The part of an RNA shown here (large-subunit ribosomal RNA, domain III) has 395 nucleotides and comes from a Sphaerochaetaceae bacterium.
Rfam family: Bacterial large subunit ribosomal RNA. Rfam links the family to the GO terms structural constituent of ribosome and ribosome.

Context: one part of a larger RNA
Formats: sequence, C1' cells, structure tokens
RNA sequence: AAGUAAGCGAGAAGGCAGGUGAGAAUCCUGCCCGCCGAAAACCUAAGGUUUCCUGGGGAAGGCUCGUCCGCCCAGGGUAAGUCGGGACCUAAGGCGAGGCCGAAAGGCGUAGUCGAUGGACAACCGGUAGAAAUUCCGGUACCACUUAAAUUGCGAUUGAGUGAAGUAGUGACGCAGAAGGGUAGACGAAGCGCACGGAUGGAAGAGUGCGUCUAAGUAAGUAGGGAAAGAGUUAGGCAAAUCCGGCUCUUAUAUAAUCCUGAGAUACGAUGGGGAGGGAAAUUUAGUACCGAAGUCGUUGAUCCCCCGCUGCCAAGAAAAGCUGCUAGCGAGUAAUAUAAGUGCCCGUACCGCAAACCGACACAGGUAGGUAGGGUGAGAAACCUAAGGCGCGC
Repeated sequence: AAGUAAGCGAGAAGGCAGGUGAGAAUCCUGCCCGCCGAAAACCUAAGGUUUCCUGGGGAAGGCUCGUCCGCCCAGGGUAAGUCGGGACCUAAGGCGAGGCCGAAAGGCGUAGUCGAUGGACAACCGGUAGAAAUUCCGGUACCACUUAAAUUGCGAUUGAGUGAAGUAGUGACGCAGAAGGGUAGACGAAGCGCACGGAUGGAAGAGUGCGUCUAAGUAAGUAGGGAAAGAGUUAGGCAAAUCCGGCUCUUAUAUAAUCCUGAGAUACGAUGGGGAGGGAAAUUUAGUACCGAAGUCGUUGAUCCCCCGCUGCCAAGAAAAGCUGCUAGCGAGUAAUAUAAGUGCCCGUACCGCAAACCGACACAGGUAGGUAGGGUGAGAAACCUAAGGCGCGC
C1' cells in the first nucleotide's frame, strides 16, 4: 500500500408498531408478509451426557450486534408389578471344569455358561407442572404370589392331588400372487348443536364460522381359515407311559355335527372422560379457576387387521425357553370357583435425535437405522399448492 481488496457458510424475506434497556436491524410481544409440509412436522433407536427448566450475568465463545443463547454463575428437574432391559430362553459368536495340543506365552474344544438384532411375557383413557409422566393423580382393568373364611368336587394305598432337568407335540418361520371381510382415516351445499348478524345497494336465508369424539378390559363368538373320529394292538421314542409314532378294524366322505383358530361389529366400561364455545375474582394476573351444547346418517377407504390365512413356485426357507400331553417320582389331604384383605425387587426414564446437542477440528450446504403419513389436482409416498406443526437459515 491499508483498515483497502476479499470474506461474514445455500437467493425461504422480511416489514411495522409496542415493550425492555445505559445502549436495539438483531432480545420480548402483537399484527402483516414469506418458506417447508413423505418435512425444514411428530415419535423413537444409536450416539451425546445436563445441552432440559427457572433466576441472574454480559469478560470470552456466537463470523456483525446483543439487553439474547446449546455461553458463564446459581438453584431445580428424570417417580413404573404391566413401557425397555434384568431376576426367562436361545442364534451367530464368545468364554470354557475336565480333556487334547503346544519351548513358554498360549491354541482348540466336551459338559456347561454367556450372548438380541429373534422367541416368551400382565394397562388403558383422561388430567396435571416452569422442567416428568402408559411412571404422579382420577377412573376403569389385568398378571403373579400370599392369607382368610365360604361353596363345590375328589381321596387316603382300590392313590386324591402334585409332577419332572425324562419323553412327545406345539412353539416353528421362504418367496411371489390374487381375492374377500373389516377397521383407522378422509369427505359431505345431509342431519344435529353452539356462536355470529357483512361500516358500502340488497341479503335472518337453501346465510357464515366452528364442532359433531371416546381406550384397555369383560361378555358372547360373527365374516373367514383349519382338523376325520373311535376301538384294539405294538419289537420304535436310551427306563416307563394311558402320550407320540407304527399296524389292524369300525363308522363317516357332508353346503353336516363337533373341535381348534379368528378380525371386526355389538353391549357394558361410560350417570365417567373429553368437547366447540362461554368465562371470572384477586394488591399478586388468565383465556387460568369454573360452566359446558350437539354427538346421527351417508359416501369413500388403506401400504393397517383377519393373514404368510389361502393359492402357486423352487433355490425348500433358525434355535431354545415357554405352553400342552405322558409317565417316572413324590404323596395325605387336595383342587376348582367366586369373595375379601394384602405383597410386587434392580437398572433406564430430563433434553437433542436428518441435527447448532450424533459422526465430520467449526453453531460445517456432507453423512445418520426404524415408525406416523391430513386436504386439493394426480396412477402415485412424483410434482405444485396447502392443514396440523415448524421455520425466515446470527451481518
């Protein structure tokens, strides 16, 4: 040269007014405008680990500013028999008593023991705080166990009941395709309810706006899907078996009965909850406390449920626990039902979670598993516009 050039991290966009304050383009509030809307919304896994909420602050961090913040200081916040994990099970894989191998270190591996991304397993709706809720509160449930008294049944060696770590069944599984029955949801110039009454020429209507909801559970077992049943015998199922398997016989071949399975609807749950809207008092402040209408019908309709159920196909598609039967065994009181009263341990639970809180040295145009999926046009989860909701990207 010069505090010059360049830069201030997506071209979604801001404007005005009021407030606070020493100070405001940047903080707060309101109105208007704009952007996303298979996301730039919501839930959640991993990961992070207090970033959450409240009060205060204004050095530094924030690409400007700052009264503000994921920053600094202080205080507070995460409540479970049922959600997720453990006190259950096993997969790949790990470890591994004995054992085998190896100069040593150690390697392999039986019994076994760990190990979810799978199996099994009992709770829903509403309310509530500044920050938690299937956890607190209200209502209504369910599971396991204990105790009490009651009722009913069976029995004491002619064995009630219980019952295996044994044995058998089930659990138990692929892919593709098609149809039916439903539900969630959506829509309606239909019905019903509440509110409003168009400052300008008219409009009390066939007007306008908003709302028209409700779980688990219990009862019964529907649409649909599946299964022949009984008797005798028996060298198999490491012992036994009334169970399973094999064999024989009888009955049957159905639009059947019976049994198993099975959405949904219906009733109760609910004289409850929620609900548009209305709406106080108070020095403290709120759409709070409180009050609370209608709640039908029709159309449409899933990728969700019945359901890997059915049909088809070849590449032939986990295991164990659990559950059910069987006996071995144990064995004197015991089982079931309804009622009443109780008991129910440990860990997680805040917040972010397509992101300024995770992985990228950054408040970085990158990356990040799963679930939910409104309306209009449309084949569509495309595209455009939009609801709920969230933002205008820190010059």